[in-house]
Molecule: transfer RNA
Organism: Thermoplasmatales archaeon
């Protein structure tokens, strides 16, 4: 220089194939329970790298960009 994967709540992760409701697991907070805590059970906050474009509708298609990883020169 060229190719390719990957990027989802504070952490991890599914979900892209084939466009339609974001999934779970932790942590975090409230309540229950307990003499008080811990385990345990209930509810609850919170996320699609950033931009444009297609679409009635984008995590998912398309372009650019950003950021990490491989390979190949």
């Nucleotide at each position: 220089g060229g190719g390719c994967c990957c990027g989802u709540g504070g952490g991890g992760u599914a979900g892209u194939u084939u466009g339609g409701a974001a999934u779970c697991c932790u942590u975090c907070c409230a309540g229950c329970a307990u003499g008080g805590g811990g385990c345990g059970c209930u509810g609850g906050u919170a996320a699609c790298c950033u931009g444009a474009g297609u679409u009635c509708a984008a995590a998912u298609c398309u372009c650019a960009g950003c950021g990490g990883g491989c390979c190949c020169a």